[in-house]
Molecule: c-di-AMP riboswitch aptamer (ydaO/yuaA leader)
Organism: Pimelobacter simplex
RNA sequence: CGCUGAGUCUGGGACCACUCGGGGUCCCGGAGCCGGGGAACCAACCACUCUGGGGUGAAUCCCGCACGAGGUGCGACCACGACGUCCGACCGGACGGCGGGGGAGCGAGGAGUGCGGGUAGGGCGAGUCGUGCCCGAAUCCGUCAGCUCACCCGGUAGGCGUA
Numbered sequence: 001c002g003c004u005g006a007g008u009c010u011g012g013g014a015c016c017a018c019u020c021g022g023g024g025u026c027c028c029g030g031a032g033c034c035g036g037g038g039a040a041c042c043a044a045c046c047a048c049u050c051u052g053g054g055g056u057g058a059a060u061c062c063c064g065c066a067c068g069a070g071g072u073g074c075g076a077c078c079a080c081g082a083c084g085u086c087c088g089a090c091c092g093g094a095c096g097g098c099g100g101g102g103g104a105g106c107g108a109g110g111a112g113u114g115c116g117g118g119u120a121g122g123g124c125g126a127g128u129c130g131u132g133c134c135c136g137a138a139u140c141c142g143u144c145a146g147c148u149c150a151c152c153c154g155g156u157a158g159g160c161g162u163a
Base pairs, nucleotide, nucleotide: 001161002160003159004158008031009030010029011028012027013026014025015024016023032156033155034154035153036152037151042146052144053141054140055139056138061118062117063116064115065114066113067112072107073106074105077102078101080099081098083096084095085094086093087092121135122134123133124132
């Protein structure tokens, strides 16, 4: 100096460092910009967390692989309990199905995590070339938000490039 972006301009105060030109951090304001909440009219409308819902942002959705919380199904086998039949004088024992419990192992599904590939969507600036390159994150509210005058609230960062 430029790009992305709302994320710029400006007044005052404190502090820091200083190459003395100016600079940085924090706080309090003003202007501009951006976003949210919020009537009427309009829209929508049986009700419902039924798998909640919604906001900022370009940043959504899909597929493959691996792992996988919690819940759940099957389950060999194990002991226990009462009951029935039988042996038995009793004690005790055998068998049978039943009841709840434990349970190696097996399975479906699975929020989510990691990696990879696409994708809705978004961006591309000062030398050259090209339909080529890059991004496709993160986070907030907390069961609640259609639109929306007045009014109220919040934000004004970050990243990158050229010389």